[in-house]
Context: one part of a larger RNA
RNA sequence: GAACGAACGCUGGCAGCGUGGAUUAGGCAUGCAAGUCGAACGAGAAACCGCAGAUUCAAUCUUCGGAGAGUGUCUGCGGUGGACAGUGGCGGAAGGGUGAGUAACGCGUGGGUAAGCUACCCCCAAGUUGGGAACAACCUUGGGAAACUGGGGCUAAUGCCGAAUGUGGUCCUCUGUCGCAUGGCAGGGUGACUAAAGGUGGGGAUUCUUCGGAACCUGCCGCUUGGGGAGGUGCCCGCGUGCCAUCAGCUUGUUGGUGAGGUAACGGCCCACCAAGGCUAACGGCUAGCUGGUCUGAGAGGAUGAUCAGCCACACUGGGACUGAGACACUGCCCAGACUCCUACGGGAGGCUGCAGUCGAGGAUCAUUCGCAAUGCGCGAAAGCGUGACGAUGCGACGCUGCGUGGAGGAUGAAGGCUUUCGGGUCGUAAACUCCUGUCAUUCGGGAAAAACGGCAGGCGGGUUAAUACCCCGUCUGCGUGAUGGUACCGGAAGAGGAAGCCACGGCUAACUCUGUGCCAGCAGCCGCGGUAAUACAGAGGUGGCGAGCGUUGUUC
Repeated sequence: GAACGAACGCUGGCAGCGUGGAUUAGGCAUGCAAGUCGAACGAGAAACCGCAGAUUCAAUCUUCGGAGAGUGUCUGCGGUGGACAGUGGCGGAAGGGUGAGUAACGCGUGGGUAAGCUACCCCCAAGUUGGGAACAACCUUGGGAAACUGGGGCUAAUGCCGAAUGUGGUCCUCUGUCGCAUGGCAGGGUGACUAAAGGUGGGGAUUCUUCGGAACCUGCCGCUUGGGGAGGUGCCCGCGUGCCAUCAGCUUGUUGGUGAGGUAACGGCCCACCAAGGCUAACGGCUAGCUGGUCUGAGAGGAUGAUCAGCCACACUGGGACUGAGACACUGCCCAGACUCCUACGGGAGGCUGCAGUCGAGGAUCAUUCGCAAUGCGCGAAAGCGUGACGAUGCGACGCUGCGUGGAGGAUGAAGGCUUUCGGGUCGUAAACUCCUGUCAUUCGGGAAAAACGGCAGGCGGGUUAAUACCCCGUCUGCGUGAUGGUACCGGAAGAGGAAGCCACGGCUAACUCUGUGCCAGCAGCCGCGGUAAUACAGAGGUGGCGAGCGUUGUUC
């Protein structure tokens, strides 16, 4: 000199863009952060309507016996309705947070997988036949303070289980071809094993019909089998990736083999047996997430890994598996432990290293805000729903950038301050005063872009089809959607009005005098100042530097 996720002191006008728990991976009140699909399925509350019955009040009529339009309540049945819950599917493995652990194939880079897996998505080929038994919800009956849970009964499905078919696929076998080996690919053969689920629109001849519809044809969304792709992921290898030798030896599933098991897959991954090997800056200790990058530097290098992006690891602590294409699973399950809470003492509940927020510790780090309008993600045929991701606003000079705090004229060099050799000098064109301007702030009015898809209605063209139905695609017209926000921006008004400080002045280092103090009080980055003329302490005037900041401290180069 440069830099910072900074902090502290003094000061503080505006705007834009960034950025903000670095410490206790300490404990957490409260709210929200993952749902969605009724076009997979059964049931169905409130409310409304209709019918029937019971009943209350009662206009009116009355032969005084009664009849009774209409009103309210209850019950039953049916319809509309669609809440809450349930079965089922997909998603809760993404997104979001943190850096405790990890010196490791964890990361980076380059390869291998002929040793692999892959839901949703895209392309291609083929199929989607015919049956069955349950279990929730519901009804009923128990237990429990609660959390919850036992028994009995009914029921649906794209839930579950057999059967059929086998284009295919797997196993076996033959041939060809290719490869660094195990082996891969293509073709042929016999045998064995191996699949499925429906939903929702449209149609007009025919058939059946419980008159609702179904069969039939067809569109869309699904389902099953196989092949390929894309993206994702597992495993293996070369090289690179801290400090300490005051760590010199380490190792028994250890190193290798055979066999068996296990896995999607290779492998001591696990096991039995056999051999006796294997490693050497190993092993041990300390520290640390890694990278793209960031800071500095002419570079080489050094330091660093906040925000953003990629990878990894973790989710109260330790362990475990289940489900699933994918987890050994942050807001899933089980066990153990610590802690907190409820309890009827028998037993239960919980996990902010999500967004806000709170306590604590700390020099120190924000709102318990608004919105799903945009972008994206999940579900859905879609409308749409959800989304503390995200988009916004707020707070903090924490950083960077921009703007302003006025401009021009104005000498008798006013007053006043400071100083003086008492002549003067200086603050100083500075002020006053005159003439202007209107950025920002204030106030009044106008007022965006971000919105276009999708959807609905209509027209046209194309595709599908028996079809001018439906559906799909393209195009045109119309309708409609904004949290920010009446914000940005634009225009009008008034008036210099509301807006300057901080540090330094002995040398390094730009900037000097006076007064006070008297080795005291104090200063100080280094050298060093202060003991009666201190340009070094304190105050003042002046000057220098930077400026909404300026210094100090910490850290890095």
Annotation
Small-subunit ribosomal RNA, 5' domain from a metagenome, 557 nucleotides, folded computationally. The full RNA is in RNAcentral, with records from SILVA.